[in-house]
RNA sequence: UCGUAGCUCAAUUGGAUAGAGCAGCGGACUUCUAAUCCGCAGGUUGAGGGUUCGAUUCCCCCCG
Numbered sequence: 001u002c003g004u005a006g007c008u009c010a011a012u013u014g015g016a017u018a019g020a021g022c023a024g025c026g027g028a029c030u031u032c033u034a035a036u037c038c039g040c041a042g043g044u045u046g047a048g049g050g051u052u053c054g055a056u057u058c059c060c061c062c063c064g
Stems, first nucleotide, its partner, number of pairs: 002064002006022004015053001024040005046062001048060003
């Protein structure tokens, strides 16, 4: 210094239901597959504690 979805990563002095791409699933299209398009699902934000009306964000400690 870093740890956020299966993987790669966003998330502006703390603020709306934590998002995107790929992967996955379903559908459209196609003779079939692929490609393309549409939709769906997927998260204890490394663990625990503290501050705060409110923590991915600040503080402490631990793990890697």
RNAcentral holds the sequence, with entries from MGnify. Transfer RNA from a bovine gut metagenome, 64 nucleotides, folded computationally. It matches the Rfam family "tRNA". The family's RNA type in Rfam is transfer RNA.